A computed fold for a 72-nucleotide RNA from a Pyrinomonadaceae bacterium, annotated as transfer RNA. Its Rfam family is "tRNA". Rfam links the family to the GO term triplet codon-amino acid adaptor activity. The family's RNA type in Rfam is transfer RNA. Lineage of the source: Bacteria > Acidobacteriota > Blastocatellia > Blastocatellales > Pyrinomonadaceae. The sequence is in RNAcentral, with records from ENA and MGnify.

Formats: sequence, structure tokens, C1' cells
RNA sequence: GGCCCGUUCGUCCAAAGGUCAGGACGCUGGUCUUUCAAGCCGGAGAUAGGAGUUCGAGUCUCCUACGGGCUG
Repeated sequence: GGCCCGUUCGUCCAAAGGUCAGGACGCUGGUCUUUCAAGCCGGAGAUAGGAGUUCGAGUCUCCUACGGGCUG
């Protein structure tokens, strides 16, 4: 240099092109308790960046960045 794969809440993992991007742990408010933890009820929090296709894109296409693999 060429080809292939990956990038989603703090972490780990979901999400046939279509109802609000969901779950666990963590964080946080409340409840319970003499207190803490556990339990229970809530809340905040993410699609790597840009363009395209489409009525509609996390999902399909292209470019860029980053990570990984194969190879000249």
C1' cells in the first nucleotide's frame, strides 16, 4: 500500500429500514432500617465524524478517524 471486520449510555450487551434506541451492573433521588448494606419504587445517561439513498437510517452506500486481522 491492498483486502476484510469492528466502533451504540461510565462498563458489558441488545435493537427484520418503522410505536419512545432497550436490558444488566454502576451513578443518582426516594422508601425501608437505630445506621450501613441488601430489597423495593423512580431518574439521568449512548448510536465515532461527515455526506448520500429512502416517506423514514443505529441498521443500506461512500468518505474520514480510530482499533483489530490477513496479505504484497